[in-house]
A computed fold for a 76-nucleotide RNA from Sulfurovum sp., annotated as c-di-GMP-I riboswitch aptamer.
RNA sequence: GUGUGAAAAAGCCAAACCUACCGCGAGGUAGGGACGGAAAGCCAUGGGUCUUGAAAAAGAUCGCCAGGUUGCCACA
Numbered sequence: 001g002u003g004u005g006a007a008a009a010a011g012c013c014a015a016a017c018c019u020a021c022c023g024c025g026a027g028g029u030a031g032g033g034a035c036g037g038a039a040a041g042c043c044a045u046g047g048g049u050c051u052u053g054a055a056a057a058a059g060a061u062c063g064c065c066a067g068g069u070u071g072c073c074a075c076a
Stems, first nucleotide, its partner, number of pairs: 002076004012037002017032006035063001041069003045066003048061005
């Protein structure tokens, strides 16, 4: 550096739900809480889904799929 994996070890994140706040809304933030996750780290790049809108369009979702990029441990 590449591949594979989570058996071990150190750890990490945090679904649903509840509370408070923000947002027209999807949803987000913080606290609690753990369904799960080998990137459930980050990026809205291509799709998908969702929201607002008559449309044009503008947003949301990376824990929907793919892609890009970075990273711990072990083995080869």